[in-house]
RNA sequence: GGUCUGCAUCAGGAGUUGGGUUGACCCCCAACGCCAACCUGCCUCCCCGGGCAAGGUGGCGUCCCGUUCAGGGAGAUGCGGCCGUUUCCGGCAACCAACGGGACCACG
Numbered sequence: 001g002g003u004c005u006g007c008a009u010c011a012g013g014a015g016u017u018g019g020g021u022u023g024a025c026c027c028c029c030a031a032c033g034c035c036a037a038c039c040u041g042c043c044u045c046c047c048c049g050g051g052c053a054a055g056g057u058g059g060c061g062u063c064c065c066g067u068u069c070a071g072g073g074a075g076a077u078g079c080g081g082c083c084g085u086u087u088c089c090g091g092c093a094a095c096c097a098a099c100g101g102g103a104c105c106a107c108g
Base pairs, nucleotide, nucleotide: 006079007078008077009076010075015032016031017030018029019028020027033060034059035058038056039055040054041052042051043050046102047101048100049099062074063073064072065071081092082091083090084089
């Protein structure tokens, strides 16, 4: 890096500029912006709920079928990142600010 398998989501949300390509759109690259909260991190020693948006992704046009309802299929995204060694193993970073309830512990 790829393939297979498993789990979750595909409801809604969010774009401009420049370049490439094209008859045009789609598509690709870059910059800045935004959406979202899948993983890591933080509020927090642990659990439940809630939140933040820093690290890593992703996204800012899903398609087809269907009695156009329910749904089915295809497809997509995530299941942290980086460095050394490159199996084991060892290490690094994650701004400012910031919860509710419970368990446990201690004291009275």